[in-house]
This is a predicted structure of a 113-nucleotide RNA (Glycine riboswitch aptamer) from Candidatus Kuenenia stuttgartensis.
It was read from a public genome assembly, where an Rfam model found it.
NCBI's taxonomy places the organism under Bacteria, Pseudomonadati, Candidatus Brocadiia, Candidatus Brocadiales, Candidatus Kuenenia.
The coordinates come from a structure-prediction model, not an experiment, and the mean pLDDT is 81.
């Protein structure tokens, strides 16, 4: 001093899909002190939801083994390989949060001198 790239921070924006049952219940109000109402949270079950994270593989190559019409071409087996695909492990299904992903800013790196 620096384009793009790549993490990071900040701001915006950002879908789905059960305020689902059953018991437990710190706590809180109520009361004829018998109780009875709410209600964080957890714990089972049952249904769904894919956009934290994970996992799963298409060609394309590459290596092997056989074949062919042979320096390429087919078919088998691994092996590399991605995603908004997919699977539902994990998280999630009123609000809040979280949210892949996108724009804007921030300094940082990688790189020259």
């Nucleotide at each position: 001093g620096a384009c793009c790239g790549c993490a990071c921070u900040g701001u915006u924006g950002g879908a789905g899909a059960g305020u689902g049952a059953u018991g437990c219940g710190u706590g809180g109000c109520c009361u004829c002190u018998g109780g009875g109402c709410c209600g964080a949270g957890c714990a089972u079950c049952c249904a769904c939801c894919g956009a934290a994270g994970g996992g799963g593989c298409a060609a394309c190559c590459c290596a092997c083994g056989g074949g062919c019409g042979c320096c390429g071409c087919c078919c088998g087996c691994g092996g590399c390989g991605a995603a908004u695909c997919u699977c539902u492990c994990a998280g999630g299904u009123u609000c809040c949060a979280g949210g892949a992903c996108a724009a804007c800013a921030g300094g940082g790196u990688u790189c020259c001198c």